[in-house]
RNA sequence: AAAGACCCUCGGGGUGAGGUGGAAUUCCUCGAUCGGUGGUGAAAGCCCACGAGCCCUCUGGGGUCGAACCGGUGGAAUUCCGGUGCCGACGGUCAAAGUCCGGAUGGAAGAGGGAAGAU
Repeated sequence: AAAGACCCUCGGGGUGAGGUGGAAUUCCUCGAUCGGUGGUGAAAGCCCACGAGCCCUCUGGGGUCGAACCGGUGGAAUUCCGGUGCCGACGGUCAAAGUCCGGAUGGAAGAGGGAAGAU
């Protein structure tokens, strides 16, 4: 200096106005707003992978799992800058939800730290 294992901590954000209606923060109109983790020649919701969620299960695990283009700069960017777009689990609800309520004072990808330490 340091692998694996161990312990501790951290580890998801976001809606207003108007309309219809008996009833909608869920529908319609206009507008707003949010973006887990690792990777990638350079910073990513929409490139690759993972987690969460959902389904199945012999409880080991398996399946499923949304969305982007154009221009510019550059050695390098679907990641930056400019423009215009798009996407969003499950259950609940007097009527359909990315943003309300709930599982969740939860769990995870992982991030940081600690003591010890094969070598």
FMN riboswitch aptamer (RFN element) from Candidatus Zhuqueibacterota, 119 nucleotides, folded computationally. Lineage of the source: Bacteria > Pseudomonadati. The sequence is in RNAcentral, with records from Ribocentre. It matches the Rfam family "FMN riboswitch aptamer (RFN element)". Rfam describes the family as follows. The RFN element is a highly conserved domain that is found frequently in the 5'-untranslated regions of prokaryotic mRNAs that encode for flavin mononucleotide (FMN) biosynthesis and transport proteins.